[in-house]
Molecule: Glycine riboswitch aptamer
Organism: soil metagenome
RNA sequence: UCGCGGGAGAGCGCUGGAGCAAUCCAGUCGCCGAAGGCGCAACCGGCCCCCGGAAACGCUCAGGCAACAGGGACCGCGA
Numbered sequence: 001u002c003g004c005g006g007g008a009g010a011g012c013g014c015u016g017g018a019g020c021a022a023u024c025c026a027g028u029c030g031c032c033g034a035a036g037g038c039g040c041a042a043c044c045g046g047c048c049c050c051c052g053g054a055a056a057c058g059c060u061c062a063g064g065c066a067a068c069a070g071g072g073a074c075c076g077c078g079a
Stems, first nucleotide, its partner, number of pairs: 001079006011029001013028006030065003036061001037059003043053004
């Protein structure tokens, strides 16, 4: 890296429009953190009061918030 399996959190919110419906679009507040991103950040390292690396911590830009679907850090097994 690839394959298989497991894999959480948060509004079926409200308003308007389109639509036969499912649903879609826009607005609006409230929320989530486990793609990614960022950090003034635990911690680690060095030529050490400076510099570098950096988390599952923090921020929520992105993404996400009924079920289904999809995504999904991380874990296990195999190659």